Predicted 3D model of a 73-nucleotide RNA (transfer RNA) from a Candidatus Moraniibacteriota bacterium.
């Protein structure tokens, strides 16, 4: 230099054919328990890496950029 893959909650990851985003763990609150742990329940937590485009509508499609990984030279 060229090609491919990845980027979504604090962490690990889902998200089908474009229809307005979820799980587990962690943390918070409550219940239970003499207390802790364990267990149960609830709520909270998101500018979907950045920017632009297409579209009535983008996590998803297109383009450029950034960061990471792999391969070739």
């Nucleotide at each position: 230099g060229c090609g491919c893959c990845c980027a979504u909650a604090g962490c690990u990851c889902a998200g089908u054919c474009g229809g307005u985003a979820g799980a587990g763990c962690a943390g918070u609150u409550g219940c239970c328990u003499u207390u802790u742990a364990a267990g149960c329940a609830a709520a909270c937590g998101g500018u979907c890496c950045c920017a632009a485009g297409u579209u009535c509508g983008a996590g998803u499609c297109u383009u450029g950029g950034u960061g990471g990984g792999c391969g070739c030279a």
Record summary
The sequence is in RNAcentral, with records from ENA. Lineage of the source: Bacteria > Bacteria candidate phyla > Candidatus Moraniibacteriota. Its Rfam family is "tRNA". Rfam classes the family as a transfer RNA.